[in-house]
RNA sequence: GGCUAGGACAAUGGUGAGCUCGUGAAGCGUGUCAGAUCUGGAAGGAAGCAGCACUAAGCUUGCCUCACCAUGUGUCUGAAAUUUA
Numbered sequence: 001g002g003c004u005a006g007g008a009c010a011a012u013g014g015u016g017a018g019c020u021c022g023u024g025a026a027g028c029g030u031g032u033c034a035g036a037u038c039u040g041g042a043a044g045g046a047a048g049c050a051g052c053a054c055u056a057a058g059c060u061u062g063c064c065u066c067a068c069c070a071u072g073u074g075u076c077u078g079a080a081a082u083u084u085a
Base pairs, nucleotide, nucleotide: 001083002082006077007076008075009074010073011071012070013069014068015067016066017065018064019062022059023058029054030053031052032051037046038045039044
């Protein structure tokens, strides 16, 4: 000097959390409820399907941050043993 456990930082992959795009209830969410129904002498009132909107669980996208796990990735440091001069 080489090699290497360990340590530090990074990289890659994965998981979770936070935030976020989108999606999302036939039937046991909310609102509005065409049509139709009930009620009233009438004016009106009542319940309320479809549709629509908003949303729950779930699914999904992305961003950055954080935590954890893994690694025959990288850099630095580098004991023992061993090897070279």